[in-house]
RNA sequence: GAAGCGAGCCGAAUGAUCGCCGGCGGGCUUGGCCCGCGGGAGGAAAGUCCGAGCUCCACAGGGCGGGACGCUGGGUAACGCCCAGCGGGGGCGACCCCGGGAAAGUGCCACAGAGAGAAGACCGCCUCGCCGUCGCGAGGUAAGGGUGAAAGGGUGAGGUAAGAGCUCACCAGCUUCGGCGGCGACGUCGAAGGCUAGGUAAACCCCGUUCGGAGCAAGACCAAAUAGGGGGGCGUUCGAGGACGGCCCGUCCGAGGCCCCCGGGUAGGUUGCUGGAGGGUCCGGGUAACCGGACUCCUAGAGGAAUGAUCAUUACCCCGCCCUCGGGCGACCGGAGCGGGGAACAGAACUCGGCUUACAGGCUUCUUCCUCA
Numbered sequence: 001g002a003a004g005c006g007a008g009c010c011g012a013a014u015g016a017u018c019g020c021c022g023g024c025g026g027g028c029u030u031g032g033c034c035c036g037c038g039g040g041a042g043g044a045a046a047g048u049c050c051g052a053g054c055u056c057c058a059c060a061g062g063g064c065g066g067g068a069c070g071c072u073g074g075g076u077a078a079c080g081c082c083c084a085g086c087g088g089g090g091g092c093g094a095c096c097c098c099g100g101g102a103a104a105g106u107g108c109c110a111c112a113g114a115g116a117g118a119a120g121a122c123c124g125c126c127u128c129g130c131c132g133u134c135g136c137g138a139g140g141u142a143a144g145g146g147u148g149a150a151a152g153g154g155u156g157a158g159g160u161a162a163g164a165g166c167u168c169a170c171c172a173g174c175u176u177c178g179g180c181g182g183c184g185a186c187g188u189c190g191a192a193g194g195c196u197a198g199g200u201a202a203a204c205c206c207c208g209u210u211c212g213g214a215g216c217a218a219g220a221c222c223a224a225a226u227a228g229g230g231g232g233g234c235g236u237u238c239g240a241g242g243a244c245g246g247c248c249c250g251u252c253c254g255a256g257g258c259c260c261c262c263g264g265g266u267a268g269g270u271u272g273c274u275g276g277a278g279g280g281u282c283c284g285g286g287u288a289a290c291c292g293g294a295c296u297c298c299u300a301g302a303g304g305a306a307u308g309a310u311c312a313u314u315a316c317c318c319c320g321c322c323c324u325c326g327g328g329c330g331a332c333c334g335g336a337g338c339g340g341g342g343a344a345c346a347g348a349a350c351u352c353g354g355c356u357u358a359c360a361g362g363c364u365u366c367u368u369c370c371u372c373a
Base pairs, nucleotide, nucleotide: 001369002368003367004366006365007364008363009362010361012314013313014312015311016310017309018308020040021039023037024036025035026034027033028032042345046356047355049354050353051352052351053350054215055214056213057212066211067210068209069208070207071085072084073083074082075081086099087098088097089096090095100206101205105204106203107200108199109198122145123144124141125140126139127138128137129136130135153171154170155169156168157167158166172196174193175192176191177190178189179188180187181186219271220270221269222268229262230261231260232259233258234257238256241253242252243251244250278297279296280295281294282293283292284291285290316342317341318340319339320338321337325334326333327332
């Protein structure tokens, strides 16, 4: 200097003017307005995908069914997150990706191919028969060819009509058992066994762990107007209806009317509402995630929803012009100056811990390669 789907971090600053939303203080005055001081978006505030706090509802206990998760050890309030390992895969490397079971059972495996899973005869090879020379038919054969992502271990020898784990030796891998190391996943060594076991579980399924539902529009409090509800009293001159009774009279209750009291809900208002599993520095423990201690810092809380706009300066990036500078034989490169342009993704809405996704530009660090000393 170049490259890196290597890792981590920042993500403009200052000032002026005019505005917006809360807080505190003061004034005019209580309709509200004015003045001063101080505060006012993010690394993702996003997607709303996980896990919690908080709130309300439901709930004897157990089962069926369903969802989520899945190597080991640790961290955490908890997690599907994080850290450290283990195994497998990829990369020259920094580093990245994946993680129960396919030897319990079932299903599926496009196209091509004869055959896609206790398989398979298309070509080839071998034997027999026919015909006689090409060839046809029957059978055997998985060594060779061909198809495919994948064709039921590999190499060699024996064996055979030709072949084949058919037999044997070595190697690879699997299962079981044992020794050693490790908390463990697992590693390593040895013995025995059968000649060998394809892939897919984000297909059904099996095993293990775990799981009530709804969400701040949760919920709580205050509370009109109008119309309902409950109770008491007045009134019985009006009086529906009902009880006693076979009917009438009669007695009792009594809607409607007036007055008073109580209670629920709606509009509206208040609260929940931001200081919290909080941030920073130092020390201690731990490989780390993280934990503990000391000191210190921090008022955004709106509710159609504020946190903005303009200008100036500086810093960053790009383009053009120019030359007094430096390097080079040169094309040109670097620097200064002037002019113009650019600056992303995106905006809190109860609050945290994560994950994922988006992102102009810049910084730190690591790896590989090249050049020079």
Bacterial RNase P class A from a Pseudomonadota bacterium, 373 nucleotides, folded computationally. The gene name in the source record is rnpB. Taxonomically the source falls in Pseudomonadota (Bacteria, Pseudomonadati). The prediction has a mean pLDDT of 76. RNAcentral holds the sequence, with entries from ENA.